[in-house]
RNA sequence: AUGUGCGUCUAGGGUUCCGGUCUGUUCUGCAGAUGUCUGGUCCGAGAGAGGCAGUCCUCGCAUUCUCUUGGGUGCGGGGAUACACGGCGGGACAAAAGCCCGGGAGA
Numbered sequence: 001a002u003g004u005g006c007g008u009c010u011a012g013g014g015u016u017c018c019g020g021u022c023u024g025u026u027c028u029g030c031a032g033a034u035g036u037c038u039g040g041u042c043c044g045a046g047a048g049a050g051g052c053a054g055u056c057c058u059c060g061c062a063u064u065c066u067c068u069u070g071g072g073u074g075c076g077g078g079g080a081u082a083c084a085c086g087g088c089g090g091g092a093c094a095a096a097a098g099c100c101c102g103g104g105a106g107a
Stems, first nucleotide, its partner, number of pairs: 004053003008049002012043002017040002019037001020034006054081012083103001085106001089101003
């Protein structure tokens, strides 16, 4: 909280690890460099997608309080969950980012 939380994924992001490329070498391998390598792992959206839960409204059933027209609790069905331009700077991990500060400053 109708504006919430948690996984999955995507746009995007970099370079620990794997792979690629280059160089060296004592060459079934090893070492160094390279993200100005499309990649696998990895990070990943408030203003991206989807799922689950939550929340709100409503209906039904059960139960309970009250005695009335109503309230509480539980379970289930249906519906809603809108809008959203946005730095500089700082922070984490190996590093960066639409990550976090942050629906912040500002507009």